[in-house]
Context: one part of a larger RNA
RNA sequence: UGAAGGAAAUUUGAGGGGAGCUGAUCAUAGUACGAGAGGACCUGAUUGGACGAACCUCUGGUGUACCAGUUGUUCCGUCAGGAGCAGCGCUGGGUAACCAAGUUCGGAAGGGAUAAAUGCUGAAAGCAUAUAAGCAUGAAACCCACCCCAAAACAAGAUUUCCCAAAUAUCAAUCGCAAGAUUGAUAUAUAAGAAGGCCACUUGUAGAUUACAAGUUUGAUAGGCAGGGGGUGUAAGUCCUGAGAGGGAUUAAGCUGACCUGUACUAAUCGGCCGUUUGA
Numbered sequence: 001u002g003a004a005g006g007a008a009a010u011u012u013g014a015g016g017g018g019a020g021c022u023g024a025u026c027a028u029a030g031u032a033c034g035a036g037a038g039g040a041c042c043u044g045a046u047u048g049g050a051c052g053a054a055c056c057u058c059u060g061g062u063g064u065a066c067c068a069g070u071u072g073u074u075c076c077g078u079c080a081g082g083a084g085c086a087g088c089g090c091u092g093g094g095u096a097a098c099c100a101a102g103u104u105c106g107g108a109a110g111g112g113a114u115a116a117a118u119g120c121u122g123a124a125a126g127c128a129u130a131u132a133a134g135c136a137u138g139a140a141a142c143c144c145a146c147c148c149c150a151a152a153a154c155a156a157g158a159u160u161u162c163c164c165a166a167a168u169a170u171c172a173a174u175c176g177c178a179a180g181a182u183u184g185a186u187a188u189a190u191a192a193g194a195a196g197g198c199c200a201c202u203u204g205u206a207g208a209u210u211a212c213a214a215g216u217u218u219g220a221u222a223g224g225c226a227g228g229g230g231g232u233g234u235a236a237g238u239c240c241u242g243a244g245a246g247g248g249a250u251u252a253a254g255c256u257g258a259c260c261u262g263u264a265c266u267a268a269u270c271g272g273c274c275g276u277u278u279g280a
Base pairs, nucleotide, nucleotide: 001152005163006162007161008160009159010158011157015149016148017147018146021049022048023047024046025045026044027043033038051106052105053104054103055102059100060099061098062097066093067092068091069090070089071086072085073084074083075082076081110144111143112142117137118136119135120134164279165190167188168187169186170185171184172183173182174181175180196274197273198272199271200216201215202214203213204212221267222266223265224263225262226261227260228259230256231255232254237250238249239248240247241246
């Protein structure tokens, strides 16, 4: 931009893509078969491998905005307590998030038409013949079925819902006994900007940008704050004790990023624009 007014939501599925794997064990059954040795088809069940998807409850990895320990040095005048630098200085842990080695799930079953193959009936050709007419069985392959995309499928589909002035005057048509009513056209001076969308702003379940999604005071969108969870592991100060390094008590403390819940304290201000008036 189109899709024969505009808009929101829900969809159909032409067409396209993905998937499609397989072992072992057990039962049937030591049965059928076989002199024995050996040893099934079919059917059912269980459990794996590789592959794939999703997820983070568990096991773990990372986790340079969390906690602790510790070395050297500089600084905060000294002590104490801290900060900077040294690969996050090094070391031990670790929330969210992401991830796999972790967890869950998948291939199936079923239908249709067939291949090789196997048949029924059956003539040409009194027989025979699965074939010439006709009918049937038959594979991980084919078409469905399962998952995903999909109406620019230009034959551009479908469904539901929403939206788009009134007044006065004149004329016409229809209805009516009439009064009048309805519809249409024209004129006049005014009015109006719908439904919905975009911009902007706060953001993340989204993300290179865009898009998508949640919100914008009729508000929990982000930050802050409060409580909680999880993490670390018992802060500082003071007191006691020891000659001291230290130890103990206060104290399962103190601190705490992303997680959960709540709370308008801060910021989503004020606003602007597009989109029309019934649709060849």
Molecule: large-subunit ribosomal RNA, domain VI
Organism: Elusimicrobia bacterium RIFOXYD2_FULL_34_15